[in-house]
Molecule: Lysine riboswitch aptamer
Organism: Clostridium frigidicarnis
RNA sequence: UUAGUAGAUAGAGGUGCAGUAAUUAAAAGUAAUUCUACAGAGUUAAGCACUAUGAAGUAGGAUGAAAGGAAUUAUUGCCGAAGUGUACAACUAAUGCUUUAAGGUUGUAUCACUGGCUUUGUGCAAAACAUGUACAGGGUUGUCACAAAUUCGUUUGUGGAGAGCUAUCACGUGG
Numbered sequence: 001u002u003a004g005u006a007g008a009u010a011g012a013g014g015u016g017c018a019g020u021a022a023u024u025a026a027a028a029g030u031a032a033u034u035c036u037a038c039a040g041a042g043u044u045a046a047g048c049a050c051u052a053u054g055a056a057g058u059a060g061g062a063u064g065a066a067a068g069g070a071a072u073u074a075u076u077g078c079c080g081a082a083g084u085g086u087a088c089a090a091c092u093a094a095u096g097c098u099u100u101a102a103g104g105u106u107g108u109a110u111c112a113c114u115g116g117c118u119u120u121g122u123g124c125a126a127a128a129c130a131u132g133u134a135c136a137g138g139g140u141u142g143u144c145a146c147a148a149a150u151u152c153g154u155u156u157g158u159g160g161a162g163a164g165c166u167a168u169c170a171c172g173u174g175g
Base pairs, nucleotide, nucleotide: 001174004171005170007169008168009167010166011165014079016078017077018076019075020074021073022072023071024070032063033062034061035060036059037058038057042050045099046098047097048096082114083113084112085111086109087108088107089106090105091104092103115141116140117139118138119137120136121135122134123133124132125131143160144159145158146157147156148155149154
């Protein structure tokens, strides 16, 4: 000086990511409780309990939530940040009890996928026109490779993926 390494440490991307707290909208005038009228045997995931001394349901009156999901602000930690899927575990059932856990929440994984943001379409999740996600496109941004142009500062085009990129160090091949 130099090929290389799922090596170590530090760092960059920008409408960047997540946690926590407060506030707000929505969920919702819904669930539930209660009264009245109609109705007439159910109700529950399942069993018990409950129910003709009137179950479900419908209409009207009164009272009236919460969870999960989201946004904004502040703050903290960050740059596979993190998210989604899958597997496993814990908690959670008609606001009575028990069992189970469909659905939901949380946690774990050297399992898989996604560079970030934004936007369009379709599907799925969701109460949702919010939001998330998968796929197919558009835009933009950072980065690397290649090609072209260049006033040598860069610019343009094509392609790749975070197992990336930049710096330093370590190991180490060749000279």